[in-house]
């Protein structure tokens, strides 16, 4: 701190994604240990169990127990006395009573129980934070002070007893205590009320001071003390009230009746409509009332450089709520989570009468859910409640248990170790990589398991630890018990092999994958980070992408049509004076504690935890300060207005004149057309049209002037006159004094189009009709034609309403125009007036001087306007540039990917079309701006080219070769397809070629290398069998340096083979644009950049040839020239030709031509062009070879090469036949012809380039000939081929399907060759088919060419050749010129194209899908509103009853008002759904047309209006993008 993704590239706008940080978290794989934190976000759903607020017996009376004390009675034993059943002692055991101790304890009674614990449902409000008021209040327990505590009374629980009832409970009688309840006294520093005094900010406040009247109290005792009443003061806790601060929404705009506010009164601890009655009619809002949605608020916490954005888990402080709603009692405090009453739901119990509860309080369940823990110990320790205390009691709390849910820490071993080990994995087969990794040697033991010892945490003289036998310590044992997950194409660290083949799959964006995927899926390897590591979801960041810090509106999204007036508002010239409200400084106060910062300190260190300190902004109070901003006053003139005096103007309204022009109708002339178009028709016209002459009517527009002018807020305004009226602008020694600027909302103008009603209609013309054109033409072109255009009066209120630029206001170089003022200026024109001169007809005329008057170009200065260059600057660029889009102010409006959409709904304006207002689901990674480069245009310019055009000859028609398509076939092998396939690969298919078909055979193979093994033994020949390949068989039987080799067979194994596939994996070579004149570099310089320049301009050229000019300098591939052939001439040669000796000729070297001379033309000079001399040959002399950077993913894998994939007893590989030659057709290239410029017969003369040894073949003889026969002669300038043919002389045929034409077909031959059936050429003789110059179209050709004639050759046995290559003979016509047609080049414009016009792209329609909108209507949900009905409750009213207080209590009944719920109707607003129906938006390659991008073939777009399947098409204004 960036990146990536829109283009061929580039800049810019501009969205979308990515790397960071965090969670109370889930999920997905793995998982050793300890610390410290944390843990139902979802159903404020429902809950079984247990616990979570009880204590006090030193308030009470009793009851249970247990022990002592003292009696009574009975009981057991023993014994003594006695006649006696009796009675004395002593013992046991029981039961009572009575005193006293203790220990539990129902109930009265106090005090707690309003804390502590939970949760966020509701709440947009004084809830909550912050500052602040209480002169408007309260306050138990606790502290301090001050005073007291006297005398009395009656009840009542519990208990006993009786009655009801299943239960819960309920009743009647009897009787009893208190610190429990009540009476009296006594007390004022209390409380009321009235008066008065003192202070103060106002209601008020005070311990001013008098009066009246009221109200207190309780014991208990272990004798220590605890409690009790009254009043004050504290502390701390609370009520209430106020400034400010708290989320969206206006597609909520109006809201309110106790409302608002006052009087009285009630009430409250306390103000206050908190409640009534009456009285007034207020009160709230565009600084957002009221509505609707959503949310507990706050220290905080997450991000972030900061401002800021999110968020309120856990810890803290506050508010609300404790099934759901309404209610109050009690008590200092509740309208109370574990109180009560009532209604409503739901759960439970039940003997059907009737009762019971409320985990949002720890655990736990049970449902929801992605998803959240134990029915655990203990009060040891902080803390709390009760008690004098001992103590109880506390699920608050300490702890512990579960979950990697987070955070910090450990550790899983360390050191050597190279044979670089096995094994994996790759290889170019050498290796290379895992990897010192392992294994092997030493060493340690945190951790782990095991023994043994053992805290602090307690505060104390002692007593007392839940955690816990924890933490920690020492000893043993032994590398022992502990690595995983995602990534590896760019962002973005990390690369390869092998399956897959647009399949399976990946993916956060971009995007991968259709057979060589670093992208899927597996492995090796390798990167991050590690008990984790990813993957989802949120939040914050990058994001200056809401922009305050720190953004924009000419063309990318954005200036309202005017912003005309003009409210609020915001902002606002110059001195002075005074204030302090912003400001700006200081100090006090607060900002709670914790957290964040700083230092430190304690846990071995960290997480964590303790103690100290610092500080920000805010608020409040108060000192100052006096620039600036506010305010208050006063003064000024430069802003604005006014005045006065000039001036220009299609500014606006109203009325009125006028002339040219069309068309109508009237008369005249006149006589065939006329109107229209690319061309034509419809159409008008012999009833007389156009044409033409006069005349009349009517409507609408106003030529020339006229301009880049003028005036206007826009919109718009255009003949002439008046009238009435708005702006402007210039002058000026005039007044006013800031009166200004801008403008949310509102008012008003606002083109055309279109509506209403009423008039006009003359041309134009939406619609509509008819011809045309058209594959169709609902246009486009005619021809007709209606609203409509006008007028008036009224709506609509929009346009590409544009300068696509909002208004002011100041500043910042200029230079040329233009319109209008003003000021200077000097010539000139005009009048007039005076003067002088000359002439004079004496009227005057002409000159000339001065002062006045007007006119009018001109130049200079200064203003207002409006145009073009243009500097700084600005700008993504284009461009703007004193009329900014520059440099600032100041307000005002608009934007924030692309689509959907300016569309839905809602509201509102309209008579209707419609307008304004204006979204969301959903989809897309782009959509856009403005520059490059190119490429295309039925754009524009210039040039070239047998491109056309002029000419010569042809194809296309016939028959016949050949090739090809198509068909057919076992097979018709393959390839090659518009130019750039089609006499092309094939310069030779009867076998062979032959790749194809059938059939028959081989299988280390037909050919090659190498290994091992057997060893035998050449090859070869002959016989049978077969189509034949080969099979079976015999004879014979090699060399030699004796080691063995060489050669050959068989077996085995490694490999051979493949004209099988991909030319879209690929070399090479080739074809085409094109032999077109272009393609590029280097510096250098413009340019943000992609790229320009260079290599745009002027000339010239066959050329980017050259040459001049210029930010260019230079250079390199192409051009040119060098190479070959040919024309002339020279030297040299001299087999051969020929008589000679030349030198036709051979061969071999060289000269010769450069625009080098002249003359014109060009230019500053010049390239250059035209003619011309001389030359064999003149402007590259004529050919040939040579083919720039690139294109056609052009061809070729069947010429070779070669990568990968496939076959391997077959996709190899041999062999015999078929086949590549087939035939209903179609095309493409020839051949011959159709005939006198000929045919045919007969004479007759002239070539050149090649070939020849399996060749080339003379002479001479035979055949009519093909040819045989023969073999002289030559490896050839010597011999053969070889008689060229057209031409040239004659002679015949005389216009016919022929003496043309030669197919076709019968017969007979010849050669070649294993072999001419499928299928070869040639020859003789007969046979004698189309065919009488060829539609649309189409080819080649500029001179020794086209045409025409014959030869030779490669391939070859032979030939399909009529083909290709080559050669010489005879030998023409034509080119005005470049308008079209074709290519092709530069330079220019436009472009929505870039796979590049064979492009790109639009809308109905058809189907598939997906979310939205509308609907009869259904179905909830949340207000409102009126009426029924009303529970508990507290108030009020009546009447009772009880009592010791009869004016007092306490209590009952009846009943009113409120009132929660619930009932019926009514309505609002909202959610779902819903027959059908409506755009939309996407989907593979669907149909129809082609509307747009070029002049897109009718410029295009905007508004408006009709019309049509569709795109769209006319009118009619307007824009230029």
């Nucleotide at each position: 701190a960036g990146a990536g993704u829109u283009u061929g590239a580039u800049c810019a706008u501009g969205g979308c994604u990515c790397a960071g940080g965090g969670u109370g978290a889930a999920c997905g794989u793995u998982g050793g240990c300890g610390g410290c934190g944390u843990g139902c976000c979802u159903a404020a759903g429902g809950u079984a169990u247990g616990c979570a607020a009880g204590u006090c017996g030193a308030a009470c009376g009793g009851u249970u127990c247990u022990u002592u004390u003292a009696g009574u009675u009975u009981u057991u034993u023993a014994u003594g006395c006695u006649u006696a059943u009796g009675u004395g002692u002593a013992u046991u055991a029981a039961a009572c009573u009575u005193a006293a101790a203790g220990a539990a304890u129902a109930g009265u009674g106090g005090c707690a129980a309003a804390c502590g614990g939970g949760u966020g449902a509701g709440u947009a409000a004084c809830g909550c934070g912050u500052a602040g008021a209480u002169a408007a209040c309260u306050u138990a327990c606790c502290u301090c002070g001050a005073a007291g505590a006297u005398g009395g009374g009656g009840a009542u629980a519990g208990c006993u007893c009786g009655c009801c009832g299943a239960a819960a409970g309920g009743u009647g009688a009897g009787g009893u205590a208190a610190u429990a309840c009540c009476c009296a006294a006594u007390a004022g520093u209390c409380u009321a009320c009235a008066c008065u005094c003192a202070c103060g900010u106002a209601u008020g406040u005070g311990u001013u001071g008098u009066g009246u009247a009221g109200u207190a109290a309780a014991g208990c005792u272990c004798c220590g003390g605890c409690g009790c009443u009254u009043c004050g003061a504290g502390a701390g806790a609370g009520g209430u009230c106020u400034g400010c601060g708290u989320u969206c929404u206006a597609u909520c705009a109006g809201c309110u009746u106790g409302u608002u506010g006052g009087u009285a009164a009630g009430g409250u601890a306390a103000u206050g409509g908190c409640u009534u009655a009456c009285c007034a009619a207020g009160g709230c809002u565009a600084a957002g009332a009221c509505g609707g949605a959503u949310a507990g608020c706050u220290g905080g916490c997450g991000u972030g450089a900061g401002a800021g954005c999110g968020u309120g888990a856990c810890c803290a402080g506050c508010c609300a709520c404790a099934a759901u709603g309404g209610g109050a009692c009690u008590g200092a405090g509740a309208c109370a989570c574990g109180g009560c009453c009532c209604a409503u739901a739901c759960u439970c119990c039940u003997a059907c009468g009737g009762g019971a509860g409320g985990c949002a309080g720890c655990a736990a369940u049970u449902a929801g859910g992605a998803a959240u823990c134990u029915u655990g110990c203990a009060c040891a320790a902080u803390g709390g409640g009760g008690g004098c205390a001992a103590c109880c009691c506390u699920g608050a709390u300490g702890c512990a248990g579960c979950g990697a849910c987070g955070c910090c820490g450990c550790g899983u071993g360390g050191a050597g170790g190279a044979a670089g080990a096995a094994g994996g994995u790759u290889u170019u087969c050498g290796g290379a990589u895992c990897g010192u990794a392992a294994a092997c040697u030493c060493c340690u033991u945190u951790u782990a398991u095991g023994u043994g010892g053992g805290a602090a945490g307690a505060a104390u003289a002692a007593c007392u630890g839940a955690c816990g036998g924890u933490a920690c310590c020492a000893c043993a044992u032994g590398a022992a018990u502990a690595a995983g997950u995602a990534c590896c194409u760019g962002c973005u660290a990390a690369c390869u092999a092998c399956g897959u083949g647009c399949c399976a799959g990946a993916a956060g964006c971009a995007u991968c994958g259709g057979u060589g995927a670093u992208g899927c899926g597996u492995a090796g390897g390798g990167u991050a980070c590690g008990a984790a590591c990813g993957u989802u979801a949120c939040c914050c960041g990058g994001a200056c992408u809401c922009a305050u810090u720190g953004g924009g509106c000419g063309u990318a999204a954005a200036g309202c049509g005017a912003c005309g007036c003009g409210u609020a508002g915001g902002c606002g010239u110059u001195c002075c004076c005074a204030u302090a409200a912003g400001u700006c400084u200081g100090a006090u106060g607060u900002u709670a504690a914790a957290g964040a910062c700083u230092u430190u300190u304690g846990c071995u260190c960290a997480a964590c935890a303790g103690a100290a300190g610092a500080a920000a902004a805010g608020c409040a109070u108060u000192g100052g300060a006096a620039a600036c901003u506010g305010u208050g006053g006063g003064a000024a003139u430069u802003g604005a207005g006014a005045c006065a005096g000039a001036g220009a103007g299609a500014g606006g309204u109203g009325a009125g004149u006028g002339g040219a022009a069309u068309u109508u109708c009237c008369g005249g002339u006149g006589g065939a057309g006329c109107a229209g178009u690319g061309a034509a028709a419809u159409g008008c016209g012999u009833u007389g049209a156009u044409a033409u002459c006069g005349g009349a009517a009517g409507g609408a527009a106003c030529a020339c002037c006229a301009g880049a002018g003028g005036c206007g807020a826009a919109g718009g305004c255009g003949a002439c006159u008046c009238a009435c009226u708005g702006g402007c602008u210039c002058u000026g020694u005039u007044c006013u004094g800031a009166c200004g600027c801008u403008g949310a909302g509102g008012c008003u103008c606002g083109a055309a189009a279109g509506c209403a009603u009423g008039g006009g209609g003359a041309g134009c013309a939406a619609a509509a009709c008819g011809g045309a054109u058209u594959a169709g033409a609902u246009a486009c072109c005619c021809g007709u034609g209606u609203a409509g255009u006008c007028c008036a009066u009224g709506c609509u209120g929009u346009a590409a309403a544009c300068g696509c630029u909002g208004a002011a206001u100041g500043c910042u170089a200029g230079g040329c125009g233009u319109u209008u003022g003003a000021c200077a200026u000097a010539a000139c024109c005009u009048u007039u007036a005076a003067g002088g001169a000359a002439c004079u007809u004496a009227g005057g005329u002409u000159c000339u001087u001065u002062a006045a008057u007007g006119g009018a170009a001109g130049u200079g200065u200064u203003g207002a306007g409006u145009g073009c260059c243009g500097c700084a600057g600005u700008u993504a660029a284009c461009a703007c540039g004193u009329u900014a889009a520059g440099c600032a102010u100041u307000c005002c409006g608009c934007c924030u990917g692309g689509g959907a959409a300016g569309u839905a709904c809602g509201a509102u304006c309209g008579c209707a079309a419609g307008g304004u207002u204006a979204a969301a689901a959903c989809u897309c990674a782009a959509a856009u701006g403005a520059a490059u480069u190119g490429g295309c245009g039925g754009g524009g310019a210039c040039c070239c080219g047998c491109a056309c055009a002029a000419g010569c000859g042809g194809a296309g028609g016939a028959g016949c070769g050949c090739g090809u398509g198509g068909u057919u076939u076992a097979a018709u092998u393959c390839g090659a397809a518009g130019a750039u396939a089609a006499u092309c690969g094939a310069a030779g298919a009867a076998c062979c070629u032959u790749a194809c078909c059938a059939g028959g055979g081989c299988u280390u193979g037909a050919a090659a290398u190498g290994u091992a093994g057997c060893u035998g033994c050449a090859u070869g020949c002959c016989u049978a069998u077969g189509a034949a390949a080969a099979u079976a068989g015999g004879a014979g039987g090699c060399c030699u340096u004796c080691g063995a080799g060489g050669g050959u067979g068989c077996u085995a194994c490694a490999c051979a083979g493949g004209u099988g596939c991909u030319g879209c994996a690929u070399g090479g070579c080739c074809g085409u644009c094109g032999u077109c004149a272009g393609c590029u570099c280097g510096u250098g310089u413009c340019g943000u950049g992609a790229g320009a320049u260079g290599u745009a301009g002027g000339g010239u050229u066959a050329a980017g040839u050259c040459c001049c000019a210029a930010a260019a300098c230079g250079a390199g591939c192409g051009u040119a020239a060098c190479c070959c052939c040919u024309a002339u001439c020279c030297u040299a040669u001299g087999u051969u030709a020929c008589a000679a000796g030349u030198g036709u000729c051979u061969u071999a070297g060289g000269a010769a031509a450069c625009u080098g001379c002249c003359u014109c033309g060009g230019u500053a000079a010049a390239a250059c062009g035209a003619g011309g001399a001389g030359g064999a040959a003149g402007g590259u002399g004529g050919g040939g070879a040579c083919g720039a950077c690139g294109u056609c993913u052009g061809g070729u894998c069947c010429g070779c090469a070669u990568a990968g994939c496939c076959c391997u007893u077959a996709u190899g590989u041999c062999c015999u036949g078929g086949g590549c030659u087939a035939c209903a057709c179609a095309c493409g290239c020839g051949c011959u012809a159709c005939a006198a410029u000929g045919g045919c017969u007969g004479g007759u003369a002239c070539a050149a380039c090649g070939g020849g040894g399996u060749g080339c073949a003379a002479a001479a003889c035979c055949g009519c000939a093909a040819g045989g026969u023969g073999g002289a002669g030559c490896a050839a300038a010597u011999c053969c081929u070889u008689u060229a043919a057209a031409g040239c002389c004659a002679g015949u045929c005389u216009a016919a399907g022929u003496u043309c034409g030669g197919a076709u077909u019968g017969a007979g031959g010849u050669c070649u060759g294993c072999a001419a059936c499928u299928u070869g050429a040639c020859c003789u003789c007969a046979u004698g088919a189309a065919g009488u110059u060829g539609g649309a179209u189409u080819c080649g050709c500029u001179a020794g060419u086209a045409a025409u004639c014959a030869c030779a050759g490669a391939u070859c046995a032979g030939c399909a050749a009529a083909g290709c290559u080559g050669u010489g003979g005879u030998g023409a016509a034509u080119a005005c010129g470049u308008u079209c047609u074709c290519g092709g080049g530069u330079c220019u414009u436009g472009c929505a194209c870039a796979c590049a016009c064979c492009g790109c792209c639009c809308g109905u329609c058809a189907c598939g899908u997906c979310a939205c909108g509308g609907a009869a209507g259904c179905a909830g949900g949340u207000g409102a509103u009126a009426c029924c009905c009303a529970a508990a409750g507290g108030c009020g009213u009546u009447c009772g009853a009880u009592a010791u207080u009869u004016a007092u209590a306490u209590u009952g009944a009846a009943u009113g008002a409120c009132u929660a719920a619930g009932g019926u109707g009514u309505u609002g607003c909202u959610u779902g759904u819903a027959a059908c129906u409506g755009g939309g938006a996407u989907g593979a390659a669907g149909u129809c047309g082609u509307a747009a991008c070029a002049a897109g073939g009718u410029a295009g777009c905007c508004g408006u209006a009709g019309g049509g399947g569709a795109a769209u098409c006319u009118g009619c204004g307007g824009c230029u993008g």